[in-house]
Molecule: RNase P RNA; transfer RNA
Organism: Paracoccus salsus
Order: sequence, then structure tokens, then C1' cells
RNA sequence: GCGGAGGGCCGGAUGGCCGCGGCGGAGGAAUUCGUCGAGGAAAGUCCGGACUCCAUGAGGCGACGGUGCCGGGUAACGCCCGGCGGGGGCAACCCCAGGGAAAGCGCCACAGAGAACAGACCGCCCGUGUCCGCACGGGUAAGGGUGAAACGGUGGGGUAAGAGCCCACCGGGGGGCUGGCAACAGACCCCGCAUGGCAAGCCCCACCGGGAGCAAUGCCGAAUAGGGACCGCGUGCGGGGAAACCCGCGGGGCCGCCUUGCCCCAGCAGGUCCGGGUAGGCAGCUGGACCCGGCCGGUAACGGCCGGGCAAGAGGAAUGGUCAUCCGUCCGGGCUUCGGCCCGGAUGACAGAAUCCGGCUUACAGGCCCUCCGCGCGC
RNA sequence: GGACCCGUAGCUCAGCUGGAUAGAGCACCAGACUACGAAUCUGGGGGUCGGGCGUUCGAAUCGCUCCGGGUCCGCCA
Repeated sequence: GCGGAGGGCCGGAUGGCCGCGGCGGAGGAAUUCGUCGAGGAAAGUCCGGACUCCAUGAGGCGACGGUGCCGGGUAACGCCCGGCGGGGGCAACCCCAGGGAAAGCGCCACAGAGAACAGACCGCCCGUGUCCGCACGGGUAAGGGUGAAACGGUGGGGUAAGAGCCCACCGGGGGGCUGGCAACAGACCCCGCAUGGCAAGCCCCACCGGGAGCAAUGCCGAAUAGGGACCGCGUGCGGGGAAACCCGCGGGGCCGCCUUGCCCCAGCAGGUCCGGGUAGGCAGCUGGACCCGGCCGGUAACGGCCGGGCAAGAGGAAUGGUCAUCCGUCCGGGCUUCGGCCCGGAUGACAGAAUCCGGCUUACAGGCCCUCCGCGCGC
Repeated sequence: GGACCCGUAGCUCAGCUGGAUAGAGCACCAGACUACGAAUCUGGGGGUCGGGCGUUCGAAUCGCUCCGGGUCCGCCA
């Protein structure tokens, strides 16, 4: 210098004028002063929580949904960090839903002889026949062919031809040993080999999980409509009783089942009483797993201690416009000592809080910084 | 703000337990019939299965993600 890999950050700046929202002050009021006012994603609502209400008698089994190598971090996670294994790249580095296919079921189209209890089309070998083209019977699975996939691979021996039939190496299975917290790795011994793929098909194993969401929810509370209790009329079934009521049976609810347990069982023209809740107001509402800096522990994610800071909180919802100067980029023109300089114009992304946090994913003009790898050149 | 559903031809829908050249009706085009048109009959064209990535030998179908459209939620039983 060229090409590449990983990570972090900014994402216009300053000032004037006009305007908007919250809070505080002054004023009788009009108004005025001060202060604060979007993001790295505020987004998608895909995960995990905080918070609030509802539901929940207890125990066991099950169903349903999710996660899935190992260890750690965290309030928690499907997130993050560090390892392991597999794949890609010369490398830096990147990617992986990465448990179980010897528990069971299912599927594997077309092609092909045969697709999972394997199989024999061509070929090879042996025998018999022969009109010398071949036919029939048997053996075989090395070679060919089909396919995404053909029941270990390569080489040698062996054989009529062949074959783990035998041997060596590789692969595979089993066993203990060593290292490691573990996933796993390594060497050794034994076994000729004994069961293809799909679990983002059902399933099995392990672990996790009540439901709803700030339009949650709490407090105060109009009108209208509607709700409940008691009285009156009246009442699931059967029995007892004068009645109140009691007993038995039945039905329904508590996710399903079992054991045990609990609760409820019509209706209406009316009278009296009592709540709930809507409009509206207040709370929830922003000080929090918060932000910044330093030190310490840890490979890291992260944790601990110390110091400092307070940064929108309203509702169908403010955070904007313009001018000047500067900065970046682009276009046109001019000048040039080829480094750039001057003038004019355009432009500055994606987007935008709505209870609040931790993540992931997606969108993003342009620019800056750090670390590393490969190649070439110079010293 | 929150919860949820859908996307296949111009329109309305099948297919979605993975295996086809993705079908049906209406519409469109051509031909026949007719003096002409409609109706009818015959034949034909037309598809990124909303986009992308992945799983698989193979994806409209299974998984993830993005895009677009729609529905519901503060008045009682």
C1' cells in the first nucleotide's frame, strides 16, 4: 500500500427571533420570569421480569405449552460470557434448534433388481444343453447401473468367481484407566462389525411454566339503564313434620381422573332497603435490578466498595419552525505551486416516548476510533 | 396502549397428516353455433403460493424473521 476479520462510538454544533408541553414563582387578571423537554433503536410486541388484580382446599398422576452439548453470569430469560464437539476459511475469525433413531409408531415420492426382517437388472464364476447367436440351473456381491441415501472404507491375501472369509490401517461398538467440576479428549485391551435418514413427524427423557394485563388496579363519585337482599305471589325430586326445618337422591361448579372436602340449584306486575359501576376527578407515574467516574475480585459475562448526579412524565399526546455562522457530503463554475483554495446551489439518515426495566430482532445518509489476519514493497 | 387472526390466478376459495407440471368456480382469449349478440359447447392462457433465511434428498405445507391487511378490549348477566 492492497484485501479482509472483530469490537466500540458519533449520528450535526453555536447563537438570535417566533412557537408548543410539564413543573415552580410573581400578578386581581391579561400576562410575565425561571427551569426541564425523545432514542440507539423510543419500533416489532418476539422472549424474560417488576408491579397490580383475578383465580387457586390439599396430595398424587396426567394433559397442554416452552426450553434442550457442558460450566458460569443474572431478579429472570429462549439473553450474555467461557469452554467442548461438528462445519467453512491460508489466516484473523465466522456459522450450528447441538439431548435421545439399540423404547415404540410413522414416512422415505420418482428412478431402481432391491429403500430397511434387504436384494440380484447387467456383469463374474461353475455345471448342463447347443442350431455356437445363446438358453436353463446354481453360486457370488468385487465391478457397472439407479438414487438424496444401497446394510462399513482402502490395500493385500485367499477363491471356480467372490465375500470380514482372513490380515494391516482407518471408521464403529463395548470395557475399565488417565486428565478435566463437566461436555469431552487421550492412549490401552477386547469384539469382524451387531440395528441407514428424518424427532423445525408423533414420541421418549430432563428441566421450567396458574390467568390477565397500566384501557391492569385502588380511592371519591352524577343522570339514565341495569344488579342484589328482604317482603308478597311462588318453589329440582322423594320422605318426615302442624311449621321452622331435617334426611336421602339428582344436576352443576372447583383444567381432566382418583381419594377426600367445599359451594350453588327456578321465575316476576309490585313494595322497601342496599351496593357495584360509567361520565368525571385523584392515585398508579417515574429515584430505578438507574446513570457517570475510580479502585478491587474474576480469562470474561459480571460482582463488590467509594465518590458524584437526578435526566419528559401530561392527555389521544408537547419536544417545532426560521435566519446567520461553522462542520460533513454532493453538484456546477473558476484558480492552482496538483497538496488543495475560492464562489454559488442542494443536502444532513432511520425514526419518534405513553407504567417501568433486562434482552433479542429489524431500520439507519454519512463519519470516527481501537485491535487483529493475509499478501506485496521498503528499511 | 394491549390481545389476536389472516395472506394461494384479476375475484372467491380448495390443497397445508411434506413427494403434482399447485387445482376449482366466476372472469379473460380463441374457435363453433347465429344475420349479429347473449346463453351453450370445445380448446387455451394466466401463479415470486406476501418477502427472506433455515430444517429436509425434497417446502404452498414444518420452524424463525420481516412486510401488508383485518378483528377485538373502559356500561353490569